[in-house]
RNA sequence: GCACUAAUAGGGCAAACCUUUCGAAAGAUGGGGGCGCAAAGCCACGGGCCUAAAGCAGGGGAAUCUGCUAUGGCAGCCGGGUUGCACCA
Numbered sequence: 001g002c003a004c005u006a007a008u009a010g011g012g013c014a015a016a017c018c019u020u021u022c023g024a025a026a027g028a029u030g031g032g033g034g035c036g037c038a039a040a041g042c043c044a045c046g047g048g049c050c051u052a053a054a055g056c057a058g059g060g061g062a063a064u065c066u067g068c069u070a071u072g073g074c075a076g077c078c079g080g081g082u083u084g085c086a087c088c089a
Base pairs, nucleotide, nucleotide: 005086012037013036017032018031019030021028022027035076041082042081043080045079046078047077048074049073050072055068056067057066058065
């Protein structure tokens, strides 16, 4: 120095839920709040999952409806890439 580990020290992040804003929705942002997390830091490259506005198809007098579909999302689903604190055994 690297890998491992999560002892020690300093700490870090922040689930559900409530609320604000954005959004068709999934979801995201700010505040509160802590379920948990050694990368629960960052990145949509691979897989998976969520949503379906627009579009297409069907039905119908019309409206509502049903199905397909990501160009929209999830990094706290897994893999991968990348950066990082401490250093007992």